[in-house]
RNA sequence: GGGCGCAUAGCUCAGCGGUAGAGCACUGCCUUCACACGGCAGGGGUCCCAGGUUCAAGCCCUGGUGCGCCCA
Numbered sequence: 001g002g003g004c005g006c007a008u009a010g011c012u013c014a015g016c017g018g019u020a021g022a023g024c025a026c027u028g029c030c031u032u033c034a035c036a037c038g039g040c041a042g043g044g045g046u047c048c049c050a051g052g053u054u055c056a057a058g059c060c061c062u063g064g065u066g067c068g069c070c071c072a
Stems, first nucleotide, its partner, number of pairs: 001071007010024004018055001026042005048064005
């Protein structure tokens, strides 16, 4: 220098162009003498950044950034 993959909640990851989700974690309540386990409820997101396409973009297109792998 070239190619490919990844970037979404605190963490690990889903997500046919049409309301952003799960598990774990966190908070409150129940249960217990207390803790843990368990049950119920709840909070938490600039979907890496900037443009473009579209009635509508996490998703499609272009460029950039970071990480990983391969080639030279």
Background:
Predicted 3D model of a 72-nucleotide RNA (transfer RNA) from a Cystobacterineae bacterium. Its mean pLDDT, the model's own confidence on a scale to 100, is 84. Taxonomically the source falls in Cystobacterineae (Bacteria, Myxococcota, Myxococcia, Myxococcales).